[in-house]
RNA sequence: AGUCGAUAAAGGCAAACUGCCUGCAAGGGUAGAGCGCAAAGCUAUGGGUCGUUAGAAAAGGCGAUUGCCAGGCUGCCGAA
Numbered sequence: 001a002g003u004c005g006a007u008a009a010a011g012g013c014a015a016a017c018u019g020c021c022u023g024c025a026a027g028g029g030u031a032g033a034g035c036g037c038a039a040a041g042c043u044a045u046g047g048g049u050c051g052u053u054a055g056a057a058a059a060g061g062c063g064a065u066u067g068c069c070a071g072g073c074u075g076c077c078g079a080a
Stems, first nucleotide, its partner, number of pairs: 004078002012037002017032006035067001041073003045070003048065006
């Protein structure tokens, strides 16, 4: 340095659910909570899923999701 990932250490993130705010919706923000996570950090680039719009249908438009998978960029620790 690379690969890899402990019943290690120091820290970190935060699902369901609940309150409030917000969006037509999918969703988002915030507080509590603590299912989980070694990229559960960032990025809608490809696929998936979801909402919406339009259409006879198929194809399409506009959105959401990175805690669905892959790609790209970055990164803490160090046993085997």
c-di-GMP-I riboswitch aptamer from Candidatus Aerophobetes bacterium Ae_b3b, 80 nucleotides, folded computationally. The sequence was found by an Rfam model in a public genome assembly. Taxonomically the source falls in Candidatus Aerophobota (Bacteria, Bacteria candidate phyla). The coordinates come from a structure-prediction model, not an experiment, and the mean pLDDT is 87.